Model confidence (mean pLDDT): 85 of 100. Transfer RNA from an Atopobiaceae bacterium, 71 nucleotides, folded computationally. The source organism's lineage runs through Bacteria, Bacillati, Actinomycetota, Coriobacteriales and Atopobiaceae.
């Protein structure tokens, strides 16, 4: 210096251009003398900016941050 990947919830991942999910976490409840398991419910996320589109996580530009190759 150029090329390639990726970036969503606390954390690990999903999601043809058409309602953002699950999984473990948190948190309330049920059970129980307590407490854990279990079972039931609840909250919580699209890196940033700009664009294409009736409609963007998704697609183009850019800008930051991770990882990975080439010389």
């Nucleotide at each position: 210096a150029c090329c390639c990947u990726c970036u969503u919830a606390g954390u690990u991942c999903a999601a043809c251009g058409g309602c953002a999910g699950a999984a473990c976490g948190a948190c309330g409840g049920u059970c129980u003398c307590c407490a854990a398991a279990a079972c039931c419910g609840u909250a919580g996320a699209c890196g940033g900016g700009c664009g294409c589109u009736c409609g963007a996580c998704a697609c183009g530009c850019u800008c930051a941050g991770a990882g990975g190759g080439u010389g």
It matches the Rfam family "tRNA". From the family's description: Transfer RNA (tRNA) molecules are approximately 80 nucleotides in length. By type it is a transfer RNA.